[in-house]
Context: one part of a larger RNA
């Protein structure tokens, strides 16, 4: 390369939108490029293969057909595939009606807790460990009561629950927005799926500028443990935690499980909705979960949320180290990211 594969053995892109690209729902009807069938043309010789033939046989040699899987061309077929061309709904979408939810952004407000300050009142000791002790206190700490500021984070509710492409999202509430599902089947009629590039979000920490700094808290300092103790324990602490703007683009960014559609037994639990007089049973629809039949699996297990049984498009793997390194490039203000090797070696 073919082949084979990608939950855990290498191996799914961190998520979406969305360009070329591939692919693609039924009916009819043209066309006939794809594709199929005949005929001509060419497809050098030499080699191959098979019949014959010559060297006494065989290498060898000569003849004849094959073969040369291809190209051009001309006559035909039309099921599929394209191409025009008319038509329909069931895919996809929009309009109605309704309803859901911690989905977004912006503002506004609350209430326990924490530290501080202020005052009362009050006395000897807090505090903290496995013990300890640094540490704070008679210059009046700690406990306790008013009062006030600050910053942050939202207890029960709360769930095996809900929403979002993923990252994620939780006090109330107001105002813009996004989306989803159910119904009903009006409207349009294939308007779809998938996506290399490309754009656009993307947790933490982390960087510029500029504010804020209650708590906790890298780094530092100190006490302690210890043979040591640059740690685990304890007392302080600065970055940073927190706003805005603007970068930075990575994660065990996990379901370690790309995206889409079709079919393939059941049970039980739970969100939201339907229709119906009806909280009940039963039914449907679109989620979240648990168990299992078929089947799949190296197995653990997966089983209508597939890792079954197909297709379609994209990604990605290919012994283990060297190494996600050096080198180019290419983006960053940097940290560093993006792309990615040989040598050697086992």
């Nucleotide at each position: 390369u073919u082949g084979g594969g990608u939950u855990u053995a290498a191996a799914g892109g961190g998520u979406g939108c969305g360009u070329a690209g591939g692919c693609g729902g039924c009916u009819u009807u043209u066309u006939a490029a794809g594709u199929c069938a005949g005929g001509g043309g060419u497809g050098a010789a030499a080699a191959c293969u098979u019949g014959c033939g010559g060297c006494u046989c065989a290498a060898c040699c000569g003849u004849a057909a094959g073969c040369u899987u291809g190209c051009c061309u001309u006559u035909g077929a039309u099921a599929c595939u394209g191409a025009g061309g008319a038509g329909c709904u069931u895919g996809a979408a929009u309009a109605c009606a309704c309803u859901u939810g911690a989905g977004g952004u912006a503002g506004g407000c609350g209430g326990a807790a924490u530290g501080u300050g202020a005052c009362a009142a009050g006395u000897a000791g807090c505090g903290g460990u496995g013990a300890a002790a640094u540490g704070c206190a008679u210059a009046g700490a700690u406990a306790u009561g008013u009062c006030a500021c600050a910053g942050a984070a939202c207890a029960c509710c709360a769930a095996u629950u809900g929403c979002g492409a993923a990252g994620g999202c939780a006090g109330c509430u107001u105002a813009c927005u996004a989306a989803a599902g159910u119904g009903a089947g009006a409207u349009u009629g294939a308007c779809g799926c998938u996506g290399a590039g490309g754009c656009a979000c993307g947790a933490a920490a982390g960087c510029g500028u500029g504010g804020g700094g209650a708590u906790c808290a890298a780094a530092c300092a100190g006490g302690a443990u210890u043979a040591g103790a640059u740690a685990c324990c304890c007392u302080g602490g600065u970055a940073g935690u927190c706003c805005a703007c603007g970068c930075c683009c990575u994660a065990a960014a996990c379901g370690a499980u790309g995206a889409a559609u079709a079919c393939u037994c059941g049970a039980u639990g739970u969100u939201a909705g339907c229709g119906a007089u009806a909280u009940a049973c039963a039914g449907u629809u679109a989620g979240c979960g648990u168990c299992u039949a078929a089947g799949c699996g190296a197995a653990a297990g997966c089983g209508u949320u597939a890792a079954g049984u197909a297709u379609u498009c994209c990604a990605c793997c290919u012994g283990g180290g060297g190494a996600g390194u050096a080198c180019g490039c290419c983006c960053g203000c940097a940290a560093g990211g993006g792309u990615g090797a040989a040598a050697c070696u086992c």